[in-house]
Context: one part of a larger RNA
RNA sequence: CUCUCUCUAAGGAACUCGGCAAACUGGCCCCGUAACUUCGGGAGAAGGGGUGCCAACCUAUUGGUUGGUUGCAGUGACCAGGCCCAAGCGACUGUUUACCAAAAACACAGGUCUCCGCGAAGUCGUAAGACGAUGCAUGGGGGCUGACGCCUGCCCAGUGCCGGAAGGUGAAGGAAGUCGGUUCGGCGUAAGCCAAAGCUGACGACCGAAGCCCCGGUGAACGGCGGCCGUAACUAUAACGGUCCUAAGGUAGCGAAAUUCCUUGUCAGGUAAGUUCUGACCCGCACGAAAGGCGUAACGAUUUGGGCGCUGUCUCGGAGAGAGGCUCG
Numbered sequence: 001c002u003c004u005c006u007c008u009a010a011g012g013a014a015c016u017c018g019g020c021a022a023a024c025u026g027g028c029c030c031c032g033u034a035a036c037u038u039c040g041g042g043a044g045a046a047g048g049g050g051u052g053c054c055a056a057c058c059u060a061u062u063g064g065u066u067g068g069u070u071g072c073a074g075u076g077a078c079c080a081g082g083c084c085c086a087a088g089c090g091a092c093u094g095u096u097u098a099c100c101a102a103a104a105a106c107a108c109a110g111g112u113c114u115c116c117g118c119g120a121a122g123u124c125g126u127a128a129g130a131c132g133a134u135g136c137a138u139g140g141g142g143g144c145u146g147a148c149g150c151c152u153g154c155c156c157a158g159u160g161c162c163g164g165a166a167g168g169u170g171a172a173g174g175a176a177g178u179c180g181g182u183u184c185g186g187c188g189u190a191a192g193c194c195a196a197a198g199c200u201g202a203c204g205a206c207c208g209a210a211g212c213c214c215c216g217g218u219g220a221a222c223g224g225c226g227g228c229c230g231u232a233a234c235u236a237u238a239a240c241g242g243u244c245c246u247a248a249g250g251u252a253g254c255g256a257a258a259u260u261c262c263u264u265g266u267c268a269g270g271u272a273a274g275u276u277c278u279g280a281c282c283c284g285c286a287c288g289a290a291a292g293g294c295g296u297a298a299c300g301a302u303u304u305g306g307g308c309g310c311u312g313u314c315u316c317g318g319a320g321a322g323a324g325g326c327u328c329g
Base pairs, nucleotide, nucleotide: 001324002323003322004321005320006319007318008317010315011314014313019310027051028050029049030048031047036041038147052069053068054067055066056065057064058063070074082308083307084306085305086304087303088302089300090299094106095105110145111144112143113142114141115140116139122131123130124129148295149294150293151292153225154224155223158222159221160218161217162216163215164214167213168212169211173207174206177203178202179201180200181199182198185194186193187192226244227243228242229241230240253287254284265281266280267279268278269277
């Protein structure tokens, strides 16, 4: 010097990104316990008191009362919650990156949409077959949301899905017919010309489903939810008006927010002093309603701010124990 511990005057978070680490608290009995609340809880809230031994009495169980007594100290060693206030997120118990992340992520009961009538839909497999399920719509699959409370606005123009079948388009296939090739046959001295049937090649009016076009519906389907100008008897602002565009122009609620760039916005609170925090304001760069909105008791090895207690975290060091290192042997 390093590690693991013990103690430390005065102060007590001044340390630090941050009370990280450490310390305080701690068992049992009694008293007593707030806001809030889903009336269960919160709660071991908080905050107090007691705790050994001896004797007597009362009890009839391991207690109660009274008196006495001893230590610094009686759950005498060991083992054994620090607490409170406020806010964000997630309702909760659970699950997860085996070996840097345990969370606000996943799941979750609950909600909702959609598919599926059973040889179900869906999934695996070339198939046989299997799961679904020895189930049968109070069932099964898929998507989104995520307890509970109050709610969930407008847009169907685009895309998707569902329904429709009049019209347009429309394949294979069929096919009236048309044009070729070939040659029985006919004509011709010949070259060659014409040319039936059959076979064959090409074209082909017309008939031909779904789909698409088309017509409707549908948002807890994918998604989207404006601009400019003017106006009130101080000023400012604009309930009001005009105009352009759109499928429709963001409703309720919330809002400098896990979202706010400007920004340490402004005001208030807390501090002697506060880029964090809390409450407001609304000018929302770029919240917003099941990629849910806003609340919410309880819960959390969650995140943020504050306080009490406590402490070697610190002012600022010191002393000690053990282990290692180093020097010497």
Large-subunit ribosomal RNA, domain IV from Pedinomonas tuberculata, 329 nucleotides, folded computationally. Rfam family: Bacterial large subunit ribosomal RNA. Its family is annotated with ribosome and structural constituent of ribosome in the Gene Ontology. The prediction has a mean pLDDT of 88. It is recorded under the gene name rrl.